This is a predicted structure of an 87-nucleotide RNA (Glycine riboswitch aptamer) from Fictibacillus phosphorivorans.

RNA sequence: AUGAAAGUAAGAGGAGAGACUGCGUGAUGCAGCGCCGAAGGAGCAAACAAUCGUGAAACUCUCAGGCAAAAAGACUCUUGCUCGACG
Numbered sequence: 001a002u003g004a005a006a007g008u009a010a011g012a013g014g015a016g017a018g019a020c021u022g023c024g025u026g027a028u029g030c031a032g033c034g035c036c037g038a039a040g041g042a043g044c045a046a047a048c049a050a051u052c053g054u055g056a057a058a059c060u061c062u063c064a065g066g067c068a069a070a071a072a073g074a075c076u077c078u079u080g081c082u083c084g085a086c087g
Stems, first nucleotide, its partner, number of pairs: 006082008018033001020032004034067003040063001041061003047054002
């Protein structure tokens, strides 16, 4: 400073998938089968390295989470604040 990138607070938007079956009642519980990806977590291609490994995602897995509504929700936008890159 007509303030990059990042962080943070508030507001707006924000997908998918059984209100399944059985037992039970303190319950949002227990068991079984089916399913979803966009909290979180894990895996890896090129490349680097040298054979140990490092290594991104909206890809893959589904541990966790979720499958009426509500809540949550990656991510996007707006505004405020913090910080202060190029110049």
The sequence was found by an Rfam model in a public genome assembly.